Predicted 3D model of an 80-nucleotide RNA (c-di-GMP-I riboswitch aptamer) from Conexibacter arvalis.
It was read from a public genome assembly, where an Rfam model found it.
Model confidence (mean pLDDT): 88 of 100.
Lineage of the source: Bacteria > Bacillati > Solirubrobacterales > Conexibacteraceae > Conexibacter.

[in-house]
RNA sequence: CAGCGACAACGGCAAACCCGUCGUGAGGCGGGGACGCAAAGCCACGGGACCUCCCCCGAGAGGUCAGCCGGGUUACCGAA
Numbered sequence: 001c002a003g004c005g006a007c008a009a010c011g012g013c014a015a016a017c018c019c020g021u022c023g024u025g026a027g028g029c030g031g032g033g034a035c036g037c038a039a040a041g042c043c044a045c046g047g048g049a050c051c052u053c054c055c056c057c058g059a060g061a062g063g064u065c066a067g068c069c070g071g072g073u074u075a076c077c078g079a080a
Base pairs, nucleotide, nucleotide: 004078005077012037013036017032018031019030020029021028022027035067041073042072043071045070046069047068048065049064050063051062052061053060
């Protein structure tokens, strides 16, 4: 340094739900709260799920989710 992830150490993040707020909506933001997470840091590139519009069907356009999976990138610690 890379790989890897401990009954190690310092810490970190924050599900559901509640309150407020923005949005047609999926959902986002703030506060509370912890189910969990070794990348549960970041990125919408591929797949997937969800929302809106259009639509007889099919198809199409726009959007959301990074805590659905894959991938890219950055990073604390150092046992086996």